[in-house]
Order: sequence, then C1' cells, then structure tokens
RNA sequence: CUACUACGACGUCCGAAUCGCGAGAGCGGGGGAACCACGCCUUGGGGUGAAUCGCGCACCGUGCGCGUAGGGAUGCCCUUCGUCCCGAACCCGUCAGCUAACCCCGUAGGACGCAGAAGGGAUGGUAG
Repeated sequence: CUACUACGACGUCCGAAUCGCGAGAGCGGGGGAACCACGCCUUGGGGUGAAUCGCGCACCGUGCGCGUAGGGAUGCCCUUCGUCCCGAACCCGUCAGCUAACCCCGUAGGACGCAGAAGGGAUGGUAG
C1' cells in the first nucleotide's frame, strides 16, 4: 500500500451528578454593578428542567384521550434516513432583567428502550 474481516453484555442509557481516603478537583445551577433594557407592583412574580401549548371527553375538585413546541436512543465515532420513546416533576415565598468583582447551592435518582440502513472516519486482526 492492497484485499478480506471485526467492532455487540465483567455491557449500556437518561441526567450536571464524575474522580479522590480526604481536603478538594471537575462538571452544573442561582444571586449580584455600571452601561443597556424594561414600565412592573394579587389576574402576584420567579427558578431548575427537553417537558410548552392547543383541542376534546368526563367533571365539585380533578382525571383521561389525541396532538404539539421541544428532547432522547438507535451499541467505536459523526451526519442523514427509517424506527422506537419522553413531552414530567419539584422548588423559592411577595422577591430577583442583563450583570465585572463578589456571594451561595447541587454533584442525586432511575432505567434495560438501543446488536436497523446508507455515506464518511478511527481502531484491531489475517493474508499478500
């Protein structure tokens, strides 16, 4: 360099949630000037998050169904197609736009859906 072949369960996915004996590091989030922006103050307002919004049916409350903004997976990686899913929940407490310095907080919990294709790339093996 060429040809063939492989990537597949002591593994993998959602998430910031990982590493370290620990102190901490890394990752993630909030508050907080000037300038700029905004007219707000019970129809309260705001934050994390993909998780918003519409319609319909039941209906005291509330629940259910169908869609949807948006989000995830598709098993070495990227893109596309197809397919399969999610489209929640919680928190602050009358209060917060952005925001340098500065201050504060989290580092959980859960799951087995994923061994479809095309193009490109990386790596390993065998042969010449």